[in-house]
A computed fold for a 72-nucleotide RNA from Goniomonas avonlea, annotated as transfer RNA.
Its Rfam family is "tRNA". The family's RNA type in Rfam is transfer RNA.

RNA sequence: GUUUGGGUAGCUCAGUGGUAGAGCAGAAGACUGAAAAUCUUUGUGUCAAAGGUUCAAUUCCUUUUCUAGACA
Repeated sequence: GUUUGGGUAGCUCAGUGGUAGAGCAGAAGACUGAAAAUCUUUGUGUCAAAGGUUCAAUUCCUUUUCUAGACA
C1' cells in the first nucleotide's frame, strides 16, 4: 500500500430501518448484634466521527479515524 472483520453501559456482548437491551460489576433498601449469603429496586449510553438516502438510521451508502487478521 491492497483487502476482510470489529468500535454499542464500568467490563463481556446482543440488537439486519420504527423511541437501545442482557449478563457481570456498581448503587439504594429489607434481613442480621455485625457481616456474608439471599430478596426487592435501580441505566442520565451524543451507538468512533462527518456527510448522504429515507417520513424515520445503531442498522443502508460514501469518506475519515482507531484496532485485529490476511496479502504485498